Model confidence (mean pLDDT): 88 of 100.
This is a predicted structure of a 325-nucleotide part of an RNA (large-subunit ribosomal RNA, domain IV) from a metagenome.
It matches the Rfam family "Bacterial large subunit ribosomal RNA".
Context: one part of a larger RNA
RNA sequence: CCACGGCUAAGGAACUCGGCAAAUUAACCCUGUAACUUCGGGAGAAAGGGUCCCCAUGGCAACAUGGGGCGCAGAGAAAUGGCCCAGGCGACUGUUUACCAAAAACACAUGGCUAUGCUAAAUCGAAAGAUGACGUAUAUGGCCUGACACCUGCCCGGUGCUGGAAGGUUAAGAGGAGAUGUCACGCAAGGAAGCAUUGAAUUGAAGCCUCAGUAAACGGCGGCCGUAACGAUAACGGUCCUAAGGUAGCGAAAUUCCUUGUCGGGUAAGUUCCGACCUGCACGAAUGGUGUAACGAUCUGGGCACUGUCUCGGCCGUGAGCUCG
Numbered sequence: 001c002c003a004c005g006g007c008u009a010a011g012g013a014a015c016u017c018g019g020c021a022a023a024u025u026a027a028c029c030c031u032g033u034a035a036c037u038u039c040g041g042g043a044g045a046a047a048g049g050g051u052c053c054c055c056a057u058g059g060c061a062a063c064a065u066g067g068g069g070c071g072c073a074g075a076g077a078a079a080u081g082g083c084c085c086a087g088g089c090g091a092c093u094g095u096u097u098a099c100c101a102a103a104a105a106c107a108c109a110u111g112g113c114u115a116u117g118c119u120a121a122a123u124c125g126a127a128a129g130a131u132g133a134c135g136u137a138u139a140u141g142g143c144c145u146g147a148c149a150c151c152u153g154c155c156c157g158g159u160g161c162u163g164g165a166a167g168g169u170u171a172a173g174a175g176g177a178g179a180u181g182u183c184a185c186g187c188a189a190g191g192a193a194g195c196a197u198u199g200a201a202u203u204g205a206a207g208c209c210u211c212a213g214u215a216a217a218c219g220g221c222g223g224c225c226g227u228a229a230c231g232a233u234a235a236c237g238g239u240c241c242u243a244a245g246g247u248a249g250c251g252a253a254a255u256u257c258c259u260u261g262u263c264g265g266g267u268a269a270g271u272u273c274c275g276a277c278c279u280g281c282a283c284g285a286a287u288g289g290u291g292u293a294a295c296g297a298u299c300u301g302g303g304c305a306c307u308g309u310c311u312c313g314g315c316c317g318u319g320a321g322c323u324c325g
Stems, first nucleotide, its partner, number of pairs: 002319007010311002014309001019306001027051005036041001038147001052069007070074001082304007089296002094106002111144006122131003148291004153221003158218002160214005167209003173203002178198005185190001222240005249283001250280001261277005
């Protein structure tokens, strides 16, 4: 000097990003137990009291009641919950980055959309075949949401999907008008048939164009100006644009830049926290919205208890280092 451990006056979080670490609490019996709640819980809530030995009484006994006794201490050692309040997120038990992340991430029961009528769709495989399933739409696959309660608004213009078939466009193929080469013949111009090369019209599916539907499909959900008898504000009006202009609910939020917004609470003092306001840079409804009892080695703020975290150190033990051998 370091690691691990024990004790520590007075104070008791003043430490620190943060009570990290440590301490407190602890077993069993009795009393008692709030808000809230999905009536199950919350709950071991919280807060209190008791626990040893001897005698008597009751009892089969465990034990109960009464009386007495000792100690600093009676669950006499060890082991063995600290508690409360408020908020965010996720309903919950679960799962995960084997070896830096356990979570608000994944999963989940629930809800919805969609495909599939059985040789099912989907998947693997040149194929045979197999899974699906020795199942059959209360089934199986895909996608999203994520208990429960209350709900889930408007937009189909774009992209996608589904459907329609009148028209436009459209391949190979079918078709074969015409053209060219060759060539009998001919002085030449030309030129039959044949054989080749080429080739117009016409016909020709899906797709695309087109017409509808569809948002718990991918997605989207405005601007400017004026107006009320103080001022301010604008229920109201005008105008431009759009497929439609954000409804309910929530809101400085895991989202708010300006921002430590403003007001209230808590503190002597509060960039965090809680409750409001709404000026939402840039919330918003199954990329779900808002609540929510219970739950959480979750995150945030506060309090009680407790303590060497600290004021501020000290002492002791064990083991290293170090010195000597």